């Protein structure tokens, strides 16, 4: 330098041939218990990697860039 894959909540991840942003764990509050543990209920938490484009509308389509993993090439 070139190809491929990945990037979504604090962590691990799902999602959709374009229209509701979600699950488990964790966190907070409350109930059960004398208390802990455990369990149940409720809640908070997101510019969907960044910027731009297409579109009435983008996490999803297109382009560039950034980061990680990986393969190839080049130099030694």
């Nucleotide at each position: 330098g070139g190809g491929g894959c990945u990037g979504u909540a604090g962590c691990u991840c799902a999602g959709u041939u374009g229209g509701g942003a979600g699950a488990g764990c964790g966190c907070a509050a409350g109930g059960c218990u004398g208390g802990c543990a455990g369990u149940c209920u409720u809640g908070a938490g997101g510019u969907c990697g960044u910027c731009g484009g297409u579109u009435c509308g983008a996490u999803c389509c297109c382009g560039a860039c950034c980061a990680g993993c990986u393969c190839c090439a080049c130099c030694a």
A computed fold for a 76-nucleotide RNA from a Nitrospiria bacterium, annotated as transfer RNA. The source organism's lineage runs through Bacteria, Pseudomonadati, Nitrospirota and Nitrospiria. Rfam family: tRNA. Its family is annotated with triplet codon-amino acid adaptor activity in the Gene Ontology. Rfam classes the family as a transfer RNA. Its mean pLDDT, the model's own confidence on a scale to 100, is 81. The same sequence occurs in records of 3 taxa.